[in-house]
Context: one part of a larger RNA
Formats: sequence, structure tokens, C1' cells
RNA sequence: GAACGAACGCUGGCGGCGUGGAUUAGGCAUGCAAGUCGAACGAGAAAGAUUCCUUCGGGGAUUGAGUAGAGUGGCAAACGGGUGAGUAACGCGUGGGAAACCUGCCUUUUAGUUGGGGACAACACUUCUAACGAGGUGCUAAAUACCGAAUAAUAUCUUGCCAUCGCAUGAUGGUUUGAUGAAAGACGGCCUCUGUUUCAAGCUGUCGCUGAAAGAUGGUCCCGCGUCCCAUUAGCUUGUUGGUGAGGUAACGGCUCACCAAGGCGACGAUGGGUAGCCGGCCUUAGCGGGUGAUCGGCCACACUGGGACUGAGAUACGGCCCAGACUCCUACGGGAGGCAGCAGUCGAGAGGCAUCCACAAUGGGGGAAACCCUGAUGGUGCGACGCCGCGUGGGUGAUGAAGGUUUUCGGAUCGUAAAACCCUUUCAGCAAGGACGAAUUUAUGGGUGCUAAUACCAUCCAUUAAAUGACGGUACUUGAAUAAGAAGCUCCGGCUAACUCCGUGCCAGCAGCCGCGGUAAUACGGGGGGAGCAAGCGUUGUUC
Repeated sequence: GAACGAACGCUGGCGGCGUGGAUUAGGCAUGCAAGUCGAACGAGAAAGAUUCCUUCGGGGAUUGAGUAGAGUGGCAAACGGGUGAGUAACGCGUGGGAAACCUGCCUUUUAGUUGGGGACAACACUUCUAACGAGGUGCUAAAUACCGAAUAAUAUCUUGCCAUCGCAUGAUGGUUUGAUGAAAGACGGCCUCUGUUUCAAGCUGUCGCUGAAAGAUGGUCCCGCGUCCCAUUAGCUUGUUGGUGAGGUAACGGCUCACCAAGGCGACGAUGGGUAGCCGGCCUUAGCGGGUGAUCGGCCACACUGGGACUGAGAUACGGCCCAGACUCCUACGGGAGGCAGCAGUCGAGAGGCAUCCACAAUGGGGGAAACCCUGAUGGUGCGACGCCGCGUGGGUGAUGAAGGUUUUCGGAUCGUAAAACCCUUUCAGCAAGGACGAAUUUAUGGGUGCUAAUACCAUCCAUUAAAUGACGGUACUUGAAUAAGAAGCUCCGGCUAACUCCGUGCCAGCAGCCGCGGUAAUACGGGGGGAGCAAGCGUUGUUC
């Protein structure tokens, strides 16, 4: 000099863009942060409104409404969001690999979607319980829930044969035998065909469901190289190193097991100890390097502590389950409930870090055919000079060089064109009026095209057709009226280092980054005047180069 997620002191007008729990991965009150689908399924209220009857207490019907709230089922909940405790490791970075793999939703292709069955919830009745909740009996024409059966190959396993490779065990390919092994329907329209009183079947369309192949996406695995300090850590290792076989896995492998061999690593630093998430980057620097890993992005790890599996295409399963532990809460003492390192917020410790805000309008995500619902992701607003950047706090004229302060050699000098005064302007803030972009879409209507038996339905495209949708926000921006009006401080002045005098003090009080000042003329202490430098900041402290 530069930098900072900074803090402290004094001071503080506005705006834009960023940024804000680095310490206790300490404990947490409260609210919210993951739901959705009635076009998978069976059931299904109430208030209110209208109306009828009435013994005036009430009762019935319609509507509310196939709505709400539950249940079965599907998909999602493994994403998104947080934190950096652990980890010195194939964790990360980089470059390769396939020994040998998985992949829901999505895209493309292909073949199917036949025919049966028995339940369990919900519900009703009932038992126990303080509560959380736990049972029992019965009911269902429930289902895209569950279970058999049928059919299927380019799927999996398998028998035999052949070909190629190989010394051989065998490997690859072809062909062949046998075995295993699927499915589910929902909704819209129509009467062209068959049948027909209608419904339904049927036809047709859309969305699904099942098997297979390929892709895409995502993921698992392996290897080379790189990746902090200590040798006052020198030896470490028995599933250890390798082999054979088996098991296991989506898959290779001591991953696991049985047997066999006795190996394997190490001064090119093993092992042990300490510290630490890694990187793109960021800071500094002429560069080389050094430091660092906040925000944003990629990867990893973790979710009160430790362990475990289940479900699933996928699990470190933060807002899932089970066990143990610590802690907190409730209890009728028998027993139960909980997990903010999600967003706010609270206590604690700390030098130290914000709102228990608004909205799903946009972007993105989940569900849904869609409308739509959910979304503390996200978009916004708020708070903090925490940082960077921009703007303002006025401009011109103005000498009697006013008054006043300071100083003086008493002549003067200086503050100083500074003020006053006159003329002008009105950014910004405040007031008033107007007022956006961010909106793309969606729905309806009309038209074209496709599908089709069809002019229906559906899909898609078009429309200078209509309607609806903005949290921010009456914000940005524009205009108007008015007034110099509402807006300057901080540090320093011995040298380094830009800036000097007076008074006070008298090795005292004090200053100080280094050198050093102060013991009676202190430009170094304290105050005044003056000056220098930065400026909504200025200094100090800490840390890095």
C1' cells in the first nucleotide's frame, strides 16, 4: 500500500447493487417449511338457504353436495433447503477405464392388455386406557390394492450339437431342448358396422397398464498423478498379502467364508500423533509465489449421540421406522411424547451478524388429463455505513478586507470572499398529480389441420375476438408548486509524513507504529488559534499478502 462475512471509538443526508451466527454440530417456546390426485376405489356429513307440516317443543323435503373431513390406492416425499462435526481418504481435483453394472418419470421402436378368485380398511357395534393409543365382532357389488390361471420372446436359467480362439480347464458366437416368467383399467364422443327398448356391449379418441430393445438422464465401481504439519512418531500388518473354491452384490473384488501358501507396506517416510471438508475460485503480487476456501457454483459428509434394517428405480432416509443412551416435556405414576446444522424467532456463551414480514404475480419443483392445489425453494420488502459504487449538503458577485477570535516587533498579520449583502438554481429528501416493464399464459368463442364412419369428441395451430391473472406497489419513472431551504465529520500537524504558533504543565500529568518527547522558553503532553489529509465517513484494533 492492498484486502476483510470483521469488531471498537467519534460522526452520520439519499440512492443502486451486494452482503450479514465465523464462537456452543450448545439447548430450544410458538407458527410455518411436502404434498397432491374424485379422470384408480368404496363410502360420505354439517352449518346455512328455500319450502311444507306443527301440539310451537319440533319434524319432513329440496338445496348446500357427491362439497368438507376421514379411509383404501397411486405418484412424490432420496428433490429442493441447512450445516461443516467427522474425514489426510480414490474424500476431492485431474486424466483415463469397464474388469461389470443399475437407472422410476422422459424419448423412440416393438408385441400385448385374456379369464377368474379371496380379502382388508373405511363404516357399524363393542372392550381397555388419564393420555398416546391398543384390541374384539360384524359389514363391502370396492378398486389401477392383493392372489392364482392362460398366453409371449430378441428376457433369465438350462440340455445337446456346430464354428472360432486356446496346450488345457475354458471363453465367444450360432442353432436347439426344457424350465421360469406379464398386465388394469379410467375418461370423452358416436350410432358407421354387429346386436339392440334403454343401459351396456361395439366403434373411435385420449390417458394409463405389461413384456422386450435402444436412447437420454442420474448413479455405483476401478486405476495413474496431485492433495497440510511432526522422525522429540521407525518399524507396521493376521482377512493381514496372494491363490483355489463357494457365498454374496446391480456389479468387480478378502466384500464374506473354508482350505492352502507366507506373504504385504516402509527413510521415494509406512505406522502413529496433530490439524483440516476438497475444488472452481477469492485476497495479495510486476511476476514467481504466499495466504485463504464467507457469499455464488460442483463434489463429499452429517441430521440430538451410537447402532440397525425396512420400503423403494433410488436412502447419510433432516421434518420415516426399530433398539440403546443423554436431555426436555406430559402423566390419573400404570405409561407416553420430542429432536430448528429448514424459514423466522428465543435463551446461552461471545468483540460480533437481521423480520416470529409479503406473495406464489414471475422462475423452478411435486401431484393432477386439466382447471388448480402445495412450495420459508424462489421472487420481494424490512433491519445493519458491513462492503463497493453514485449523488447531495448549493452556485455567482461580493473589501469597509466589517464585527469577533488568535497573534503581534503594537505598525500590523491571519481566519478571509470566508461572512453579511445582492443575484441565481432546486438535484436529493419532503408535498401533490399522473404512472409502468416485469404477463408469458389460462379460459371461452371462431377458424384451419389431424384423427375418425363422423361435421361429434380429442389433439394441435391461428386470431388487431372476449374475459381473467402483479407480492413488490401507487414502487420505478415523469410532471408540478415552494423554499438555500432539511443534510459534515473524523484523524493528524518532531522525523519517517502533507501540515506551526500561543498558553498551560514542569521526567509531573501524559504521548508513542519506530526513532523517541516531557526535569521552566515543549512545533512531540493538555487546551486555543491556524494548517494538512480524507470525507458520509474518519480513525483504532485484529488477520493475510
The part of an RNA shown here (small-subunit ribosomal RNA, 5' domain) has 545 nucleotides and comes from a metagenome. The RNAcentral record of the full RNA draws on SILVA.